[in-house]
Context: one part of a larger RNA
RNA sequence: GCCGGGGAGUUCAUGGUCAUGGCGAGCUUAAGCGCUUACCAAGGCGCGUAGGCGUAGGGAAACCGACAUGCCCGCAACCAGGGUUUAUCCCCUGGUGAGGGGCGGGGUCCGAAAGGGCCUGGAGUCAUGGCCAUGAGACUAGAAACCGGGCGAUCUAGCCCUGGGCAGGGCGAAGCCGGGCGAAAGCCCGGUCGAGGCCCGAAGGGGUCUUGACGUGCAAUUCGGUCCUCUGACCCGGGGCUAGGGGCGAAAAACCAAUCUAGCCCGGUGAUAGCUAGUUCCCUCCGAAGUGAGUUGCAGCUCAGCCUCCGGCGAGGCAGCCCAGGGGGUAGAGCACCGAUAGGGGGGUAAGGGUCCGAAAGGGCCCGCCUUCCUUUCGAACUCCGAAUACCUGGGCGCCGUAGACCCGGGGAGUGGGGUGUAGGGGGUAAGCUCCUACGCCGAGAGGGGAACAACCCAGACCUGGGGUUAAGGCCCCUAAGUGCCCGCUAAGUGACAAACCAAAGGGCGUCUCCAGCCUAAGACAGCGGGGCCGUAGGCUUAGAAGCAGCCAUCGGCUAAGAAGUGCGUAACAGCUUACCCGCCGAGGCUGGGGGCCCCGAAAAUUGACGGGUCUAAGCGGGCCGCCGAAACCCCGGUCCACCAAGCACUUGCUUGGUGGAGGUAGGAGGGCGUGGCGGUUGGGCAGAAGCCGGGCCGUGAGGUCCGGUGGACCGGCCGCCAAUGUAGAUCCCGGU
Numbered sequence: 001g002c003c004g005g006g007g008a009g010u011u012c013a014u015g016g017u018c019a020u021g022g023c024g025a026g027c028u029u030a031a032g033c034g035c036u037u038a039c040c041a042a043g044g045c046g047c048g049u050a051g052g053c054g055u056a057g058g059g060a061a062a063c064c065g066a067c068a069u070g071c072c073c074g075c076a077a078c079c080a081g082g083g084u085u086u087a088u089c090c091c092c093u094g095g096u097g098a099g100g101g102g103c104g105g106g107g108u109c110c111g112a113a114a115g116g117g118c119c120u121g122g123a124g125u126c127a128u129g130g131c132c133a134u135g136a137g138a139c140u141a142g143a144a145a146c147c148g149g150g151c152g153a154u155c156u157a158g159c160c161c162u163g164g165g166c167a168g169g170g171c172g173a174a175g176c177c178g179g180g181c182g183a184a185a186g187c188c189c190g191g192u193c194g195a196g197g198c199c200c201g202a203a204g205g206g207g208u209c210u211u212g213a214c215g216u217g218c219a220a221u222u223c224g225g226u227c228c229u230c231u232g233a234c235c236c237g238g239g240g241c242u243a244g245g246g247g248c249g250a251a252a253a254a255c256c257a258a259u260c261u262a263g264c265c266c267g268g269u270g271a272u273a274g275c276u277a278g279u280u281c282c283c284u285c286c287g288a289a290g291u292g293a294g295u296u297g298c299a300g301c302u303c304a305g306c307c308u309c310c311g312g313c314g315a316g317g318c319a320g321c322c323c324a325g326g327g328g329g330u331a332g333a334g335c336a337c338c339g340a341u342a343g344g345g346g347g348g349u350a351a352g353g354g355u356c357c358g359a360a361a362g363g364g365c366c367c368g369c370c371u372u373c374c375u376u377u378c379g380a381a382c383u384c385c386g387a388a389u390a391c392c393u394g395g396g397c398g399c400c401g402u403a404g405a406c407c408c409g410g411g412g413a414g415u416g417g418g419g420u421g422u423a424g425g426g427g428g429u430a431a432g433c434u435c436c437u438a439c440g441c442c443g444a445g446a447g448g449g450g451a452a453c454a455a456c457c458c459a460g461a462c463c464u465g466g467g468g469u470u471a472a473g474g475c476c477c478c479u480a481a482g483u484g485c486c487c488g489c490u491a492a493g494u495g496a497c498a499a500a501c502c503a504a505a506g507g508g509c510g511u512c513u514c515c516a517g518c519c520u521a522a523g524a525c526a527g528c529g530g531g532g533c534c535g536u537a538g539g540c541u542u543a544g545a546a547g548c549a550g551c552c553a554u555c556g557g558c559u560a561a562g563a564a565g566u567g568c569g570u571a572a573c574a575g576c577u578u579a580c581c582c583g584c585c586g587a588g589g590c591u592g593g594g595g596g597c598c599c600c601g602a603a604a605a606u607u608g609a610c611g612g613g614u615c616u617a618a619g620c621g622g623g624c625c626g627c628c629g630a631a632a633c634c635c636c637g638g639u640c641c642a643c644c645a646a647g648c649a650c651u652u653g654c655u656u657g658g659u660g661g662a663g664g665u666a667g668g669a670g671g672g673c674g675u676g677g678c679g680g681u682u683g684g685g686c687a688g689a690a691g692c693c694g695g696g697c698c699g700u701g702a703g704g705u706c707c708g709g710u711g712g713a714c715c716g717g718c719c720g721c722c723a724a725u726g727u728a729g730a731u732c733c734c735g736g737u
Stems, first nucleotide, its partner, number of pairs: 001737006011136013026053003032047005057064002067104001070103004077096007105120006139278004146268006157242009166232001168200003171196001175192007204229003209225002212223002244260001246256002281672006291304005305415002307412006316400003320397007332385001333383002338379003342375008352367006418442010447458003462638002465636005473628003476613003482625001484624006495615002506600003510597010527584005533557003538552003563578001567576002639662010673726001675723010691710008
């Protein structure tokens, strides 16, 4: 792990509420007792009025003490009249109108009063059952702990008593002896001696490193090597003492029997656990919340909100659209205010800085400052302006509602960790970040698409089978459907991505397209051929300066045109070239701006990611036709639920028709299946019960039934009642394997 068995909301009391039944201004007994009966236990019938709840409230109390209806509205229902209809039905008008509602009245309390609180036109009570709450172990299992009484020092710590053990080697203290020296104290030398928590090192004791072996081991700490110590504060045997907030401790909170920051055993004990896990059959209907407030509160709880069920009332309700009337100060925009802001002009300037003139006084100019004007750029906490939306109110349409909405009352919950997309905001460099608002979705939602993929796109699954049509998305192959049509673009395998799996600033005589200006048949642009001169080497400067270091000026003539010279060059000249002109040529050219696709910018670790193959379209943009494609929609068949009506039954039921509905976690409500026992009733069984194995059939399902085999003695149906009543899970318990 698997199999079998066991295994979790129970019981009593009290309270609340609902249902059913009895009696009803009353209802009811408790303890106890009597009678009855079967084997006992129980049960049944009765007595018992003590007590309880109700019948009056208000007030702390003293105390006082209420409408069996005065008025109005009116649902259901009933009655009358009328309309319609074959008729029921239905509609209109009027009346009565239980219950219901609105006034009014009354009781009492506070108050001077005004005003206000509670109550008031009679329904309760007992029993049984369901659900819930509280108290109890209170659905089951689970602590770390706390307290009490005992058991432990055969392990280990310390101490006491009594015993035992320590190869061999080395060093050589004091003392002593001899010798020497000295006045002496004493010192020195040689021997002798054998001290020592001395040294090396077996046994013994220890346990440093190896992060070796082992690591379901030889072993719940071992083995090998290495290492420390080995006459001592040494090691060991036997006997004894100290006990749990206590011992013992050369102190590590070490050790006290593989357990120690408080041992172990039993008990209190089912401690407590706001935490974790588990919590057992089926079908049907509805169906959430992760928000607000408070909380020694933040993993919890309470109230509200949101879900469900029941009851009451009786006619309106409202998410949508349109119109009208409102208030607004957001987006945007603007600079009229406030604040910021770039450039310039004018005016002022006593005090600041610089500079100039002046002997000084003082003055001029510039900056700065103040102010004003023009142009310029901005703002959540600026506004001369100002939307779209949103919100409020009214009307209309629409939808829902007498098949009962809205609203009111009550029973039962769960939730109170949310997440994500889009839009708008606060924080943050940013984040698959964080905090808000609105809506959707996931949560609790299956199906189709997106390669795969909770929340992106399409679309809300009652069931089975079949057919059809579409959505998103697709139609070369994998792979259902176009190698479809027309027009452009791309040459980069760019791309073959709706969003997210990225790409930017900045660049590109890549290419397409649009716009504007200019030149052009009186010949443009480019290219080629020719000319490109004279005064003059302009003047100045300079060693020189001749178009071309620099400064000044930049004329005149001849011309088709040619600069007081565009660049290169020379020491300076020279030389080359350009502007400018002519010719050849013969049709567009030059410049600027906008847009599309494309290119560069472009770096990551296994070969590697358009889903893949592959594709020059099967890429990108535009237009058109067709097809495929889901549980969506339609058709055929079926089931269930709620409500309405009719018919039949009559205690909650059946049939037919109708109106709607059937995704679903937590959760609410309803109806069932099965197990054990009991009462009643009715059956089966040795001609084969239960159980077990295999199969057929029935039921939406829990399940039921039949047949065959095995087995060998008990077992069912129906109507009720009672429960230690249903297992796959709890590292569940026991057993097996």
Predicted 3D model of a 737-nucleotide part of an RNA (large-subunit ribosomal RNA, domain II) from Candidatus Terraquivivens tengchongensis.